[in-house]
RNA sequence: UCUCAUCGAGACCGGCUGAGGGACAGGCCCUGUGACGCCGGGACAACCACCAGUUUGACUGGAACGGUGCCAAAUCCUGCGGCUGGCUUUGCGUUGGCCGAAAGAUGAGA
Numbered sequence: 001u002c003u004c005a006u007c008g009a010g011a012c013c014g015g016c017u018g019a020g021g022g023a024c025a026g027g028c029c030c031u032g033u034g035a036c037g038c039c040g041g042g043a044c045a046a047c048c049a050c051c052a053g054u055u056u057g058a059c060u061g062g063a064a065c066g067g068u069g070c071c072a073a074a075u076c077c078u079g080c081g082g083c084u085g086g087c088u089u090u091g092c093g094u095u096g097g098c099c100g101a102a103a104g105a106u107g108a109g110a
Base pairs, nucleotide, nucleotide: 001110002109003108004107005106006105007104012041013040014039015038016037020030021029022028024079025078026077027076042071044069046068047067048066050062051061052060053059075103080100081099082098083097084096085095086094087093
């Protein structure tokens, strides 16, 4: 870099540091009652690996020893397109819902 899969659930405490952070944009949030980051321990259970079931297709369940991951808010919401409902001065508009993409994150393979 490409392909595939998943992303509304779940999960903290302490130490150091000291001002931003939540990918980006617009919002809206978190944050000196210490954010973000680093370290130690712990948890969670998404993928691979493991165990069991199984109609051997995948799928379901289990455990958490291993490899990654992850522990504010739905990927925090929206962003592009389609379908649809309400309101409307029936012209734009405004406000919801659903679906599919794009972008992002994680895992596995190449």
Predicted 3D model of a 110-nucleotide RNA (SAM riboswitch aptamer (S box leader)) from uncultured Wenzhouxiangella sp. The model forms 97% of the base pairs in the Rfam consensus. Taxonomically the source falls in Wenzhouxiangella (Bacteria, Pseudomonadati, Chromatiales, Wenzhouxiangellaceae). Its Rfam family is "SAM riboswitch aptamer (S box leader)". Rfam links the family to the GO term regulation of gene expression.